[in-house]
RNA sequence: CCAGACAAAGCUAAACCUUCUGUGAGGAAGGGGCGGAAAGCUACGGAUCUAAGGUGUUUAAGAUGGCCGGGCUGCCAAAG
Numbered sequence: 001c002c003a004g005a006c007a008a009a010g011c012u013a014a015a016c017c018u019u020c021u022g023u024g025a026g027g028a029a030g031g032g033g034c035g036g037a038a039a040g041c042u043a044c045g046g047a048u049c050u051a052a053g054g055u056g057u058u059u060a061a062g063a064u065g066g067c068c069g070g071g072c073u074g075c076c077a078a079a080g
Base pairs, nucleotide, nucleotide: 002080004076011036012035016031017030018029019028020027021026034066040072041071042070044069045068046067047064048063049062050061
């Protein structure tokens, strides 16, 4: 360095419930715990989703990092 374990110390937190927030997709907090070794950060590429207005069918503005890829960073670490 690779290797991800019925290891240790920590971390995170799906569905669902409550409150707040947003036109909406969604977001925040509390409970909860399905999961996760990048489920940390980042909308760069792809994908999916969204209200109003305009336009007239593809552009603009957004959402998802727990959908995939890329970029940046990173805890522990056995056998082999």
Molecule: c-di-GMP-I-GGC riboswitch aptamer
Organism: Pseudomonadota bacterium